[in-house]
Molecule: transfer RNA
Organism: Solirubrobacteraceae bacterium
RNA sequence: GGCUGAGUAGCUUAACUGGAUAGAGCAUCUGACUACGAAUCAGAAGGUUGAAGGUUCGAAUCCUUUCUCGGUCA
Numbered sequence: 001g002g003c004u005g006a007g008u009a010g011c012u013u014a015a016c017u018g019g020a021u022a023g024a025g026c027a028u029c030u031g032a033c034u035a036c037g038a039a040u041c042a043g044a045a046g047g048u049u050g051a052a053g054g055u056u057c058g059a060a061u062c063c064u065u066u067c068u069c070g071g072u073c074a
Base pairs, nucleotide, nucleotide: 001073002072003071004070005069006068007067010026011025012024013023019057028044029043030042031041032040050066051065052064053063054062
């Protein structure tokens, strides 16, 4: 340098060929329970979907460029 895979919440990840408010587990916070904790239960907060642009009524999803990481070929 060519080809290819991945990037989504603090971490691990889901999202059915583009469709309605992007969900879940762990962690965090609040409350219940307890003499106090742990565990358990209930609830809450947390996301510009790596970045920019484009197509579309509508984009995590399609297209272009780019960044990071992995694989492969030379």